[in-house]
A computed fold for a 72-nucleotide RNA from a Methanocalculaceae archaeon, annotated as transfer RNA. The organism belongs to Methanocalculaceae, within Archaea. Its Rfam family is "tRNA". The family's RNA type in Rfam is transfer RNA. It was read from a public genome assembly.
């Protein structure tokens, strides 16, 4: 140098065009003599970056970054 494939809260992860899910962890209160389990809630992602395409993009499509496998 070529193809392929992924990239989504602190981690892990669902979403295949119509206000991003759920787990853990973190946090407030309830439980408890006290911890921890449990229970009820909260906060936390403008979806790697940019342009475009649509009425509307995580989703489509080019172009960059980045990781991973193969080819040479």
């Nucleotide at each position: 140098g070529g193809a392929u494939u992924c990239g989504u809260g602190g981690u892990c992860u669902a979403g295949u065009g119509g206000c991003a899910u759920g787990a853990c962890g973190u946090u407030g209160c309830c439980u408890u003599c006290a911890c921890a389990c449990g229970g009820c809630g909260a906060a936390g992602a403008u979806c790697g970056g940019g342009u475009g395409u649509u009425c509307g993009a995580a989703u489509c499509a080019c172009c960059c970054c980045g990781g991973a496998u193969c080819c040479a």